[in-house]
């Protein structure tokens, strides 16, 4: 230079056109315990990388931008 995949909470990952985007770990709080850990219980977090179009709706589809990973030359 060419194909091909990935980008979602503070971390790993679900959700692949239909109300309000979730779960696990983290953090906070509080229960338990003599205390700490574990465990249970709440609570906390989001520009679905950015931009643009399709559509009655977009995290999901479709361009193009950046960021990463595989292969090829």
């Nucleotide at each position: 230079g060419g194909g091909c995949c990935c980008c979602u909470a503070g971390c790993u990952c679900a959700g692949c056109g239909g109300u309000u985007a979730g779960a696990g770990c983290g953090a906070c709080c509080g229960g338990c315990u003599c205390a700490u850990a574990a465990c249970c219980g709440g609570u906390u977090g989001g520009u679905c990388a950015c931009a643009g179009g399709u559509u009655c709706g977009a995290a999901u589809c479709c361009u193009g931008u950046g960021g990463g990973g595989c292969c090829c030359a």
Molecule: transfer RNA
Organism: Anaerolineae bacterium